About this RNA: Predicted 3D model of a 368-nucleotide RNA (Bacterial RNase P class A) from an Anaerolineales bacterium. The coordinates come from a structure-prediction model, not an experiment, and the mean pLDDT is 77. It matches the Rfam family "Bacterial RNase P class A". Rfam classes the family as a ribozyme. Lineage of the source: Bacteria > Bacillati > Chloroflexota > Anaerolineae > Anaerolineales.
[in-house]
């Protein structure tokens, strides 16, 4: 110098004139003084203050949260850390997070026999059927004089063995399907096979040691322990958390009106349910219909309400953009400042935001 990453700050300034709103004041159709939007005022997502619902209580249901530590009133909050992944050369960014071995249920497209203790093909065993057939036996022929022996045959019968098929059983080594098929490699073993057994490797569990507040990490020993995934499905777990409605909450004052019907504890209530407790008693209570009102004050804030003020013009300056000129970093001209605007307040989250500045770091190139 170029490109990038992270964190932070600002997000026009000054003056004049004319306006708008609150408050104060005065000599009150007004004058004067003073104050008058944001980092998000936004979305209204989370938490709280505040207010009302009756300032007993308990259980169930329902909902939410979910690695560890610290902060915080709390939070679906912030910061730091951990485990398992993903992107980048790097700085750095980013996804997930109790439990599938506490128990149980459900589901896993297509393909496949089967989606979790399976048996499709294949391999192996038993039995049966059928076919072929050594040996032996029978029959026949020939030879040796006979007894007997020998040789041969395309014959009969059929054992061992072999081929095929069927039933039953064993098996997952092999094949095939799939995102996923019940650890991997080699050996022993076996009818064929298999952690069935053995060696090494991987994982898991248990125990111990070391480091750490912890999550967790590292090491050693032992155990054949090795049965998939989804909990953003039900479910289970946590000495876990949670009442509801919301400033149009709500309190007070003023004004105004016309009653009628139903119900009477099987009602009302902290507004899902149950227990329990409490409340009211006919001049009462609740509900429905009808009638009246559409005002003020408080809540409410060093902007502030009542449908809602916080603006406009001009001049100078500052940043950015475009054009021209040259002495190459200055001059002239034009243009021109984003997202957006309070409505009870506060803490967060999320989203929008032209441009400028500051700091740290990474990569590349060049120079000293």
């Nucleotide at each position: 110098c170029a490109g990038g990453u992270c964190g932070g700050u600002c997000g026009g300034g000054c003056g004049a004139u004319c306006g708008c709103g609150g408050c104060g004041u005065c000599g009150u159709u007004g004058g004067c003084g003073u104050c008058g939007a944001g980092g998000a005022a936004a979305g209204u997502c989370c938490g709280c203050a505040c207010u009302u619902c009756a300032c007993a209580g308990g259980g169930c249901a329902c909902g939410c949260u979910g690695c560890c530590g610290a902060g915080g009133a709390a939070a679906g909050c912030u910061c730091g850390g951990g485990a398992c992944g993903g992107a980048g050369c790097a700085a750095u960014c980013u996804g997930u997070c109790g439990g599938a071995u506490u128990a149980g249920g459900a589901c896993c497209a297509c393909a496949g026999a089967a989606a979790c203790a399976a048996g499709u093909a294949g391999c192996c065993c038993c039995u049966c059927a059928c076919c072929c057939c050594a040996a032996c036996c029978c029959u026949c022929u020939c030879c040796c004089a006979a007894a007997g022996g020998g040789a041969g045959a395309a014959g009969g019968a059929g054992u061992c063995g072999g081929a095929u098929g069927a039933u039953g059983g064993g098996u997952c080594a092999u094949a095939g399907u799939g995102a996923a098929a019940c650890g991997g490699u080699g050996g022993u073993g076996u009818a064929a096979g298999a952690g069935a057994c053995c060696a090494c490797c991987a994982g898991c569990g248990u125990g111990c040691g070391c480091a750490g507040c912890a999550a967790u990490g590292c090491g050693c020993a032992c155990g054949g322990c090795u049965a998939g995934g989804u909990a953003a499905c039900c479910c289970c777990c946590a000495u876990g958390c949670g009442g509801a409605a919301g400033c149009a909450a709500a309190g007070c004052c003023a004004a105004g009106c016309a009653g009628a019907g139903a119900u009477g504890a099987u009602g009302c209530g902290c507004u899902g349910c149950c227990c329990g407790c409490g409340c009211u008693a006919a001049c009462c209570a609740u509900c429905u219909c009808g009638g009246g009102u559409a005002g003020g004050c408080u809540g409410c804030a060093c902007a502030g309400a009542u449908a809602g003020a916080u603006g406009a013009u001009c001049g100078c300056c500052c940043a950015a953009g475009a054009g021209c000129g040259c002495u190459c970093g200055c001059g002239c001209u034009c243009c021109g400042g984003a997202c957006a605007a309070a409505a009870u307040g506060c803490g967060g989250c999320u989203u929008a935001u032209a441009g400028a500045c500051c700091g740290a770091c990474c990569u590349g190139a060049g120079g000293g």